This is a predicted structure of a 76-nucleotide RNA (transfer RNA) from an Actinomycetota bacterium. Rfam family: tRNA.

RNA sequence: GCCGGAGUAGCUCAGUCGGAAGAGCGACGCAUUCGUAAUGCGUAGGUCCGGGGUUCGAUUCCCCGCUCCGGCUCCA
Repeated sequence: GCCGGAGUAGCUCAGUCGGAAGAGCGACGCAUUCGUAAUGCGUAGGUCCGGGGUUCGAUUCCCCGCUCCGGCUCCA
């Protein structure tokens, strides 16, 4: 340099006809307990990597860029 994959909550990850973003774990609160753990219920938590385009409407489609992973090539 080229090709492919990935980027969504603190962590691990879902999210196909484009139409109000989710789960598990974790955090916090309450219940329960003599107290804790466990369990149950609830609450908070989001620049859907960035910019632009298409569209009435974009996490989703298109273009450019950034970061990470893998492969290939060059290094006379």